This is a predicted structure of a 98-nucleotide RNA (TPP riboswitch aptamer (THI element)) from Flavisolibacter ginsengisoli DSM 18119. The sequence is in RNAcentral, with records from Rfam and Ribocentre. Of the family's consensus pairs, 100% are formed in the model. Its mean pLDDT, the model's own confidence on a scale to 100, is 78.
[in-house]
RNA sequence: UUUUCUCUCAUGGGGUGGUUAAUCUAAUUAAUCUGAGAACAUACCCAUUGAACCUGAUCCGGGUAAUUCCGGCGAAGGAAGAGAGAUAAAAGGUUCUG
Repeated sequence: UUUUCUCUCAUGGGGUGGUUAAUCUAAUUAAUCUGAGAACAUACCCAUUGAACCUGAUCCGGGUAAUUCCGGCGAAGGAAGAGAGAUAAAAGGUUCUG
């Protein structure tokens, strides 16, 4: 000097289901299942090295009380790319010494 990992700040993007009970007119409230997150968030996750998230999907196989619960689909098609700083590591250059 350059690059990378991680972290912080800033900016932007995203999701919010299933079941049971109360009520019974619809909504609301509570509990519970999975998960990072189920508006319990000033939270959580992701930002092109992009599976955060959307389409396909009223999809297919397995499993469950039930559900994107698990896998496939998926080397598919889209999807937010301005950044700043800090520690550590690696590489290169320069200087000094042997």